The prediction has a mean pLDDT of 81. Predicted 3D model of a 76-nucleotide RNA (Glycine riboswitch aptamer) from a soil metagenome. RNAcentral holds the sequence, with entries from MGnify.
[in-house]
């Protein structure tokens, strides 16, 4: 990378079609798919460059069901 298990948050708010868990369109929230953004540490000094995250941002994605899903576990 495959399988399998386990896996949070945040409205089933308002309108319309509508059978609707589905689809637009407005407000409100959420972060743990992706994506962005940074700090010490860091060869003897300075400088520069580099410099992670479940931090932070809320671009995407998500807010009852399903999917999905960072990390964790087993087995290949």
């Nucleotide at each position: 990378g495959c399988g399998c298990g386990g896996g949070a948050g945040a409205g089933u708010c308002c309108g319309u079609c509508a059978c609707a868990c589905g689809a637009c369109g407005g407000c409100g929230c959420c972060g743990a798919a992706g994506g962005g953004g940074c700090a010490a540490a860091u060869c003897c000094u300075c400088c520069c460059c580099g410099g992670a995250a479940c931090c932070u941002c809320u671009c995407a994605g998500g807010c009852a069901u399903c999917a999905g899903g960072a990390c964790c576990g087993c087995g290949c």